This is a predicted structure of a 1370-nucleotide RNA (small-subunit ribosomal RNA) from an uncultured prokaryote. The RNAcentral record of the sequence draws on ENA.
RNA sequence: GGCGGCGGACGGGUGAGUAAUGUCUGGGAAACUGCCCGAUGGAGGGGGAUAACUACUGGAAACGGUAGCUAAUACCGCAUAAUGUCGCACCCUACGGGGGAAAGGGGGCUUCGGCUCUCGCUAUCAGAUGUGCCUGCGUAAGAUUAGCUUGUUGGUGAGGUAAUGGCUCACCAAGGCGACGAUCUUUAGCUGGUCUGAGAGGAUGAUCAGCCACACUGGAACUGAGACACGGUCCAGACUCCUACGGGAGGCAGCAGUGGGGAAUAUUGCACAAUGGGCGCAAGCCUGAUGCAGCCAUACCGCGUGUGUGAAGAAGGCUUUCGGGUUGUAAAGCACUUUCAGCGAGGAGGAAGGAGUUGUAGUUAAUACCUGCAACUAUUGACGUUACUCGCAGAAGAAGCACCGGCUAACUCCGUGCCAGCAGCCGCGGUAAUACGGAGGGUGCAAGCGUUAAUCGGAAUUACUGGGCGUAAAGCGCGCGUAGGCGGCUUGUUAAGCCAGAUGUGAAAGCCCCGGGCUCAACCUGGGAACUGCAUUUGGAACUGGCAGGCUAGAGUGUAGUAGAGGUAAGUGGAAUUCCGGGUGUAGCGGUGAAAUGCGUAGAUAUCCGGAGGAACACCAGUGGCGAAGGCGGCUUCCUGGACUAACACUGACGCUGAGGUGCGAAAGCGUGGGGAGCAAACAGGAUUAGAUACCCUGGUAGUCCACGCCGUAAACGAUGUCAACUAGCCGUUGGGAGGAAUUGCCUCUUGGUGGCGCAGCUAACGCGGUAAGUUGACCGCCUGGGGAGUACGGCCGCAAGGUUAAAACUCAAAUGAAUUGACGGGGGCCCGCACAAGCGGUGGAGCAUGUGGUUUAAUUCGAUGCAACGCGAAAAACUUUACCUACUCUUGACAUCCCGUGAACUUUCCAGAGAUGGAUUGGUGCCUUCGGGAACGCGGUGACAGGUGCUGCAUGGCUGUCGUCAGCUCGUGUCGUGAGCUGUUGGAUAAGUCCCAUAACGAGCGCAACCCUUGUCCUUAGUUGCCAGCGCGUAAUGGCGGGGACUCUAAGGAGACUGCCGGUGAUAAACCGGAGGAAGGUGGGGAUGACGUCAAGUCCUCAUGGCCCUUACGAGUAGGGCUACACACGUGCUACAAUGGCGUAUACAGAGGGCUGCCAACUCGCGAGAUGGAGCUAAUCUGAGAAAGUGCGUCGUAGUCCGGAUUGGAGUCUGCAACUCGACUCCAUGAAGUCGGAAUCGCUAGUAAUCGUGAAUCAGAAGGUCACGGUGAAUACGUUCCCGGGCCUUGUACACACCGCCCGUCACACCAUGGGAGUUGAUUGCACCAGAAGUGGAGUCUAACCUCGGAGGGCGUACCCGGUUCGGG
Repeated sequence: GGCGGCGGACGGGUGAGUAAUGUCUGGGAAACUGCCCGAUGGAGGGGGAUAACUACUGGAAACGGUAGCUAAUACCGCAUAAUGUCGCACCCUACGGGGGAAAGGGGGCUUCGGCUCUCGCUAUCAGAUGUGCCUGCGUAAGAUUAGCUUGUUGGUGAGGUAAUGGCUCACCAAGGCGACGAUCUUUAGCUGGUCUGAGAGGAUGAUCAGCCACACUGGAACUGAGACACGGUCCAGACUCCUACGGGAGGCAGCAGUGGGGAAUAUUGCACAAUGGGCGCAAGCCUGAUGCAGCCAUACCGCGUGUGUGAAGAAGGCUUUCGGGUUGUAAAGCACUUUCAGCGAGGAGGAAGGAGUUGUAGUUAAUACCUGCAACUAUUGACGUUACUCGCAGAAGAAGCACCGGCUAACUCCGUGCCAGCAGCCGCGGUAAUACGGAGGGUGCAAGCGUUAAUCGGAAUUACUGGGCGUAAAGCGCGCGUAGGCGGCUUGUUAAGCCAGAUGUGAAAGCCCCGGGCUCAACCUGGGAACUGCAUUUGGAACUGGCAGGCUAGAGUGUAGUAGAGGUAAGUGGAAUUCCGGGUGUAGCGGUGAAAUGCGUAGAUAUCCGGAGGAACACCAGUGGCGAAGGCGGCUUCCUGGACUAACACUGACGCUGAGGUGCGAAAGCGUGGGGAGCAAACAGGAUUAGAUACCCUGGUAGUCCACGCCGUAAACGAUGUCAACUAGCCGUUGGGAGGAAUUGCCUCUUGGUGGCGCAGCUAACGCGGUAAGUUGACCGCCUGGGGAGUACGGCCGCAAGGUUAAAACUCAAAUGAAUUGACGGGGGCCCGCACAAGCGGUGGAGCAUGUGGUUUAAUUCGAUGCAACGCGAAAAACUUUACCUACUCUUGACAUCCCGUGAACUUUCCAGAGAUGGAUUGGUGCCUUCGGGAACGCGGUGACAGGUGCUGCAUGGCUGUCGUCAGCUCGUGUCGUGAGCUGUUGGAUAAGUCCCAUAACGAGCGCAACCCUUGUCCUUAGUUGCCAGCGCGUAAUGGCGGGGACUCUAAGGAGACUGCCGGUGAUAAACCGGAGGAAGGUGGGGAUGACGUCAAGUCCUCAUGGCCCUUACGAGUAGGGCUACACACGUGCUACAAUGGCGUAUACAGAGGGCUGCCAACUCGCGAGAUGGAGCUAAUCUGAGAAAGUGCGUCGUAGUCCGGAUUGGAGUCUGCAACUCGACUCCAUGAAGUCGGAAUCGCUAGUAAUCGUGAAUCAGAAGGUCACGGUGAAUACGUUCCCGGGCCUUGUACACACCGCCCGUCACACCAUGGGAGUUGAUUGCACCAGAAGUGGAGUCUAACCUCGGAGGGCGUACCCGGUUCGGG
């Protein structure tokens, strides 16, 4: 190296396929089984080849070819056995018969004959193990998959297999499976177990273990005990590689490793030392099984990163109310310890065996060989520098991650400013973010922490345990009825369900319990329990079921009656509408909110008579009746269904429900044929309206009606399925029956319907409540967030319209029910207010004043903006004010406190400048003192700081407006309600939640009213500056004077008015109406007084203030300008337009308030504003100060005027530093618009409106504004329908930012998802057919060894014919 044997069917990997040829569990019969165990036998005698090898030779290689030699436990015959007989039993057959084994090798002894041991070989039987086959139950989803099947189901016979069987074939029969889900489609390896859960369940099938399937994809057989075989063969295919282009090679879902894919998953390690496997007699060899090691915090467990002490509570950080707090005993410091890591030394267990020597036992003829046992000897360790122990040094080398709005443990600062970002849900962020980012601190876990993905739980949110269906999602529109489910009383029997015992099984591991071993634990290990299941068997007989029998309470039949719009068909009646004919009659009719279209002089409407035709049936008529529901209404008749009552007789559970099925089923609609009066979709016209495809009107066709046939739906509703039983009462009504009173009528009982209340109970509430939505039972149907959608696709039905069955993608965080409180309503009721109405006077038109918008500007400072901004902040902008603009200046500052230096403070004059300011200059040395100095003030300097009318009124305080001087807003306790809430607070009356009554409420508070001020009457007190009746004096005259307190008045205190009195109404209340008295009468008039709250109302420019911003400026000073502009628009006023007036003249009567930086008299001057003057007055003394309208007389005569006064020219006065921008007033002259005001709109109810003047504040000056004062002094209010606002009760609500709410649809643009779509492409499958490799293989053919002339065995190896079908590539 070869021949030969055994093993490569085990072990190892993976889950593609497979919904059953699988698996789990329990059974079964017709089988095979190498090695292993047991039993009985045998193993004789022959033969021919062929590898290796030699020689030659082909090929690039893989691999061969030819010739020759040779062996076997390789191969082939022969003999013998299985076969003495009975029984069982092998193969082939032409049914005569025939066939069927073997092998030797090694050791020892030997007289060479053989004996013996051992490993093999062979036949048969039996076992064990393993395997094949059959079968019951269990084991996904979809019915938008309902029918599937022809070798299909069975039989007979044969073939085939190790074996049963349509496994295959021939013939025969027509079966077999299926709503208990067949077939089809999709998905999936199954189990022990694992995760979760209280459990029942739900999800899952990694590691470990059992079974199955697969080995590049598909097919096939060979060998073998076993395969249709992961590291075997053949063929086809895809892919990769080699090639000399002729041909060849390959299969990691073995262990490592590589590439790719991916969010993601390890070393091309060591060893057979142990356990196990294969071969071998054995030694031994092989073994990526396995044992170990490496990588990974992937998981579980354990350990460490130090311990004790330590307050000056260090430094630093963060924060702060600046005091502090916190980090924090934390650190440092001091005193200890040394696990783990590090270094060094020692050191188990995993080792049992095997080999050798000796001894002994078995076997044997044997002391030999072989085998067993014992002792001894030398040995066998990958891990391994093992575990473990000891020594050494030193706190030494060792902490992170997430979170801190609520859920949920843990809070502050800074930055940012709906940005950046966060987010599991709610949500956070728009300048004070515990929510973003950072920091400090804290909380939680810890060698981990957090996120993402997934499963179960919570979720009673698929409800078996354990849910629902009146209104939240949910009762089929209603009957009949099949399958199914459920079923009255009783007897016997059976034993399927059920109960009990026993037996077998339910693998091991895992979970649980009790122990043991690693220092503990994780982990490992022993025992037990459990595995709730299946099967067999023995008992039991209550209940359910089966069988057999009986009963009558359920159900039904019969008898006698009752009520009824129950149904179908036929006939018939009157009223009314319309139309037709005729008569009378004349101009309108009709219709509406008002009209018009329409009809009518060709005679309408109206009215009378006659006729035609169709449809519907007034009154009766009724929460009355009937019917299963839909539904049913004139009257009569035929036919017919059901219900009820009474009393008995009969049948004997015949019953209930009911998936599919089947029938009925309003209106509209459809088909065919009729009919058609009225009504009336569509349509036409007229109106309304911005429009009006509507509501209203005039017409009008389908239809409505009938017959027959479809449709099959409705808010088909009681939004309440059917059946049965039970559970307080009261009052109606309808159909029967009974009894009693009695005669009509009444009462009681009972039964069947139909209604209203209501107890218990139920319900989220509303409500239901013997007709249940109560308590139970039986059966069916249906629901599972909103939208998409009752839609699409598919199926079925339909003539169509459409119906029925019925999704998903996507999207939202809600949708919904019932009830509550508000708000709102072109809802209702009651009531109030100058709210309307009734009146008076205005505004809006003119001119002017003033404010605002807009525009302009260097600036025209800012704020206020519907009512509730706009003669507002501003009770006074020439400078100042002043905040704005321009220019020139200052920088610890114009102002405050502190520190240092210096000087008293202060002041005169001059120069420059617009001034602020700057420079120069004069006078002056004060007050207190403990003699050091100090106080006030000025100047200079330093830094802390000052300063800001800069922003935010949406960070705020305070103040204010408004609803609204409206009558409301609340609370305690109690009742009611699950609760939100309600009650109280409703009713009558009132100006009033004011009062009274009633009352599950009883009380109370803030508001109302009253108390306060003023005014109206009286009294008391007091009389100066006020008053003057009486008494005097005096004057031309005057309280001028003496006096007086009577009066007026002043200002203090009292009285008075309370529905107190009378009558009426009312409820005998509250209260209202009327009256008396009274100055005043029902709050006498007026004021002050403003509940809970609303409007993020107004104000950071009164003031205060958080935060932010500026700091040689956004602070401060000065001069000039501006706030005073002016095509325009609006608000609020003044003056007018005139005769109730203007003008002239004469003349009368107030109140309140002001005055020393003041009011200012008399006299004089000026036309006048005013000037001069200086008396008086700190004011009941003096003064401003003349009130005016009014009244008397005169004039004007309706005119742009004798109205009106703007504007402009001229001349002045006054204030003031100063009237140019930019004051007021006076005089002369000028003499505009305007002749009573469009739409619209405002105020006012009595001393009010209107009208007339007066004063004050502000103020140097400057009201036409504001505030106050008096004089003269009306009209009207029927009333609450309407407009506006408000209050109470009630009702609806999809509103709650509350109707200025909410919300629907189209269109435009962009984006997302889905359906349809002419078609196109791919995948899977069914049916039909063609070609066809390897392979198996009947006919046929070839063939060494054997026997014989044909077999056995072996090799090779091919598919025809006939009929049928019909147009194909046949």